[in-house]
Context: one part of a larger RNA
């Protein structure tokens, strides 16, 4: 439960699509549904409110009058909203012409580096630590020098810099493919915004099948440390971590800030396009502009802290949320899931 809210106090769904709804640019006819006005009609009585009167007063009680905020039905008015019809471009959106990019997806592909393996050189140590020990090594380790296997990541470039809705993306090439910005101003002519249910996509972890497996590395084991040490170090090491296809669906999924659109002082960086001036050309410059991403700052706003044209300012129009702390995102119930769980989501009891 009117209502006020949701950056950090309780609250923006993890994110796109998109269905009912909800909202909707200028303009001109038109209807009169919404929406305003007059009239009747009813709106049972007691209740209510004003006024009078009766009980010695009051409660109580008659009586008149109002109200009953409604609902019909009937003339009418038509701005605004709506329903039909016509017309227009500024919202959207098509086409053309540029741009920039780690957007996604296959396939192929290269150095470096670390283990490994093989042979050369070469000997007592290596390797770890706060210190050491477990380990590794005369059956030739460590160290070097060549030469092969093999997996996984891509140093500089690299940069509050790019791209994506959002997770998220980063050696190079080659197909396939989405998005966006800029400029013209050809064409559609309101074709839009949000979006409950729905669908889809979603890091790491785990969950199947089946492959790979260098390194790293829950679990384990072992050396230390310690009063203990089921840790923190330190020697190993399985599961994972890579890859195909299939599940999961969850997060400090965060900018802890839903989405669209519009208005409100500037400064300063930094991608991307565009025009202008300079400039013999180029490249550098100066100014404007439209999109992006940061930083400071005025009004305003905010409990403060801070936000401040990328708003947490002004407005609007949808949609999710929230309602003292524990009890619990837990029980139960249903839906999903191989399973781990997940989604929805209480009381009782307490303070």
């Nucleotide at each position: 439960u009117u209502g006020g809210g949701c950056g950090u106090a309780a609250a923006g769904a993890g994110c796109u699509c998109g269905u009912a709804g909800g909202c909707g640019g200028u303009u001109c006819g038109u209807c009169g549904c919404g929406u305003c006005g007059g009239c009747u009609g009813u709106g049972a009585a007691a209740u209510c409110c004003c006024g009078a009167g009766g009980c010695u007063c009051a409660a109580c009680c008659u009586c008149g009058g109002g109200a009953c905020u409604g609902c019909a039905g009937u003339c009418g008015a038509u701005a605004c909203g709506g329903g039909c019809g016509g017309a227009c471009u500024u919202g959207a959106g098509u086409u053309c012409g540029g741009c920039a990019g780690g957007g996604g997806a296959g396939a192929c592909u290269g150095g470096a580096a670390u283990u490994c393996c093989u042979g050369g050189u070469g000997u007592a140590g290596c390797g770890g630590u706060g210190a050491a020990a477990u380990g590794c090594g005369c059956a030739g380790a460590u160290a070097u020098c060549a030469g092969g296997a093999g997996g996984a990541a891509c140093a500089c470039c690299g940069g509050u810099g790019g791209c994506g809705a959002a997770g998220g993306c980063g050696g190079g090439u080659c197909u396939c493919u989405g998005g966006g910005c800029c400029g013209a101003a050809a064409c559609u002519g309101a074709c839009g915004c949000u979006g409950a249910g729905g669908a889809g996509c979603g890091a790491a972890a785990g969950c199947g099948u089946g492959g790979g497996g260098a390194g790293c590395g829950a679990a384990c084991a072992g050396g230390a440390u310690u009063a203990g040490a089921u840790a923190c170090c330190c020697u190993g090491g399985u599961a994972g971590u890579c890859c195909a296809c299939g599940c999961c669906g969850u997060a400090a999924a965060c900018g802890u800030u839903g989405g669209g659109c519009g208005c409100u002082a500037g400064g300063u960086g930094u991608g991307g396009g565009g025009c202008u001036c300079a400039u013999u050309c180029c490249a550098c410059g100066a100014g404007u502009u439209c999109c992006g991403u940061g930083c400071c700052g005025c009004a305003g706003c905010u409990a403060a802290c801070g936000c401040a044209u990328u708003a947490a300012g002004c407005g609007c129009c949808c949609c999710g949320c929230c309602u003292g702390g524990g009890g619990a995102g837990u029980a139960c119930g249903g839906c999903c899931g191989c399973a781990a769980g997940g989604c929805u989501a209480a009381a009782a009891c307490u303070c």
Small-subunit ribosomal RNA, central domain from Blastococcus sp., 351 nucleotides, folded computationally. The RNAcentral record of the full RNA draws on ENA and SILVA. Its Rfam family is "Bacterial small subunit ribosomal RNA".